Context: one part of a larger RNA
RNA sequence: GGAUGAACGCUAGCGGCAGGCUUAACACAUGCAAGUCGAGGGGCAGCAUAACUAGUAAUAGUUGAUGGCGACCGGCGGACGGGUGCGUAACACGUAUGCAACCUACCAAUAACUACGGGAUAGUCGGGAGAAAUUCCGCAUAAUACCAUAUAAUAUCAGUCGAGGGCAUCUAAGGUUGAUCAAAGAUUUAUCGGUUAUUGAUGGGCAUGCGUUCCAUUAGAUAGUUGGCGAGGUAACGGCUCCCCAAGUCGACGAUGGAUAGGGGUUCUGAGAGGAUUUCCCCCCACACUGGUACUGAGACACGGACCAGACUCCUACGGGAGGCAGCAGUGAGGAAUAUUGGGCAAUGGACGCGAGUCUGACCCAGCCAUGCCGCGUGCAGGAAGACGGCCUUAUGGGUUGUAAACUGCUUUUAUAAGGGAGAAAAAGGGGGUUUGCGAACCUCGAAUUGCUUUUACCUUAUGAAUAAGUAUCGGCUAACUCCGUGCCAGCAGCCGCGGUAAUACGGAGGAUGCGAGCGUUAUCC
Numbered sequence: 001g002g003a004u005g006a007a008c009g010c011u012a013g014c015g016g017c018a019g020g021c022u023u024a025a026c027a028c029a030u031g032c033a034a035g036u037c038g039a040g041g042g043g044c045a046g047c048a049u050a051a052c053u054a055g056u057a058a059u060a061g062u063u064g065a066u067g068g069c070g071a072c073c074g075g076c077g078g079a080c081g082g083g084u085g086c087g088u089a090a091c092a093c094g095u096a097u098g099c100a101a102c103c104u105a106c107c108a109a110u111a112a113c114u115a116c117g118g119g120a121u122a123g124u125c126g127g128g129a130g131a132a133a134u135u136c137c138g139c140a141u142a143a144u145a146c147c148a149u150a151u152a153a154u155a156u157c158a159g160u161c162g163a164g165g166g167c168a169u170c171u172a173a174g175g176u177u178g179a180u181c182a183a184a185g186a187u188u189u190a191u192c193g194g195u196u197a198u199u200g201a202u203g204g205g206c207a208u209g210c211g212u213u214c215c216a217u218u219a220g221a222u223a224g225u226u227g228g229c230g231a232g233g234u235a236a237c238g239g240c241u242c243c244c245c246a247a248g249u250c251g252a253c254g255a256u257g258g259a260u261a262g263g264g265g266u267u268c269u270g271a272g273a274g275g276a277u278u279u280c281c282c283c284c285c286a287c288a289c290u291g292g293u294a295c296u297g298a299g300a301c302a303c304g305g306a307c308c309a310g311a312c313u314c315c316u317a318c319g320g321g322a323g324g325c326a327g328c329a330g331u332g333a334g335g336a337a338u339a340u341u342g343g344g345c346a347a348u349g350g351a352c353g354c355g356a357g358u359c360u361g362a363c364c365c366a367g368c369c370a371u372g373c374c375g376c377g378u379g380c381a382g383g384a385a386g387a388c389g390g391c392c393u394u395a396u397g398g399g400u401u402g403u404a405a406a407c408u409g410c411u412u413u414u415a416u417a418a419g420g421g422a423g424a425a426a427a428a429g430g431g432g433g434u435u436u437g438c439g440a441a442c443c444u445c446g447a448a449u450u451g452c453u454u455u456u457a458c459c460u461u462a463u464g465a466a467u468a469a470g471u472a473u474c475g476g477c478u479a480a481c482u483c484c485g486u487g488c489c490a491g492c493a494g495c496c497g498c499g500g501u502a503a504u505a506c507g508g509a510g511g512a513u514g515c516g517a518g519c520g521u522u523a524u525c526c
C1' cells in the first nucleotide's frame, strides 16, 4: 500500500447493488416452514344450495338430493427443496479411468396384455378403560387396499446344442426342453390409468491411479489381521460375515499414534513464483438433542418418521405421558459483534391433481444496519470599504482568516407538495380450426383473466439556496506552523523519540494539510 462476513470512537443528506451470530453443533416460549388427489373408495361431522315438515312469521327440524368435504381406507410426495460444519486426514474431496460386478420411482420410445374369483379391515355403529396421551371388545361394510385362479415371454431359474468374441475369472447371437411369476379400474366417452418385457434418459452405487496439513520430543503396527477353498449376505464386487487352511500384511518413499481441519471451484495479495483463504454463490461430503437399531420404500438406516437407551425440559388425578429451531422469524445466554415473531404465491421453481386449483418462511419482495462497493448532492457567477470579529506582529502600521462573508444576479440536481405513468405478464386454462398414424405441434377468437412489490422506476409542474460536513493530522519517516498554558508534572508515542521555564512532539487557540458521507483506531492476511 491492498484486503476484510469485521469491531470500536467521532460524524452523517440521498439512491442503486450486494452482505449481515466468525462466539455456545448452548437452551429454546409462540406462530408458520409438506402436502395433495372425491376423475381410487366407503361415506357425510361441519358449510352452502335445494326440497319437504311444523309455524301467521321469526325460526326450528328432516332428506347425501346437489356443490363440496372434517376425520378414515388408498395412491403419489414427505430421500427434493431449506439449515449447519459436530465429526472426518478418509477413495471424504479433486482429477482421470473402469464395472466381463450393479440398481434406477416419475419421464420418453417400442411390443404385448388388462380374463375370472375370494376373504378381510378402517371409518361408521354398539359397549368399555383412562386425568390425559391413548386404547380394548363386538356387529356389519368398500376400494386402484390384500390374496387366490387363468393366460404369457425377448423375464427369472435349471438342463442341453452353440456361430462367434474377449481382459485371466469369462462372455454370447441363436436353437431346444422343463419349471416359476402379472394386471385395476375411473369417467363428463375426450381421456386418465394398470401389468409384463426391451431400450433410452436421469439419478445413484462400487473399484482403482495420482494429488490432498503439522509433529519422529510418535518407530514399530496388525489375529478378521494378510491371502486362499467354500458358504452366507448384498442391487452388486469384496473378510462384508462365517467354517476351515496357510502365515502373512503395512512401515524412514514415514506405517502406527497424536494434534488440527469438512474438500473443491474460488477469493485476497504479489511483477511473477509463491503465500494466505473457503464468508456470500455453485458442486460434493457429513450431521439433525447424544448414542444405537432397523422398518417402509425405486430411493433413507430418514432434520419437522418409528423403536430402544441416556441427559435435559414440560404436563399429571402420581397410575402415566409429551418434546427436540444446525428450517423462517423470534427469545434467553455467550460475545467486541451480526437484522423483522413483515408481505405475497404476481414471477421462477417444486409436490399432488385430467384440470380448475391447493400447498410451498424454496423463492420473489419489503423492513433494519454507512457493513462494503458504486453513483449523486450539500450550490453557481459577480462582489474590496480587502468590512466586523478572531489570530499573529518589528504595533498610530502591517500580515492572515479572505472573494471568504455581507450584498447583487442565476440555477433547482436533491428536498417538499401535486399530477401523470412504463416494465417485470407471457402463459396455462376456455371456444374454434389446420397438420398429424397416435402423442402432440401450430394458428386463431375475446374490451378473456392474473402484479405482493406499487403512493414503483421514470416524466411534468410549483416553491425556494432553500433540506444536507465531517474527521484525522501538522518533530523526522510524512503533505501541513505559530501563539498561549504546563514545567521529566500532566501527558504523547507506529519507530526514532518529545516534556526538567522561550516545547512547530503534551493541552488549548488561530492557521494549514490529507481524505470526504465518511474519517481515524484496533484485529487479521499478503
Stems, first nucleotide, its partner, number of pairs: 001526004006522005013376006019369002021334001026332003030329003035076003040073002043069002047067003050063005083287003093211007102204002107200008115149001117147002125138005155180007164171002185192002213259003220250003225247004230242003262284004267276003289310005312323004340366001342365003348362001349360004379410004389401005415463006424453001430445006470515005475496003481510005491498002

A computed fold for a 526-nucleotide part of an RNA from Odoribacter sp. OttesenSCG-928-L07, annotated as small-subunit ribosomal RNA, 5' domain. Rfam family: Bacterial small subunit ribosomal RNA. Rfam links the family to the GO terms structural constituent of ribosome and ribosome.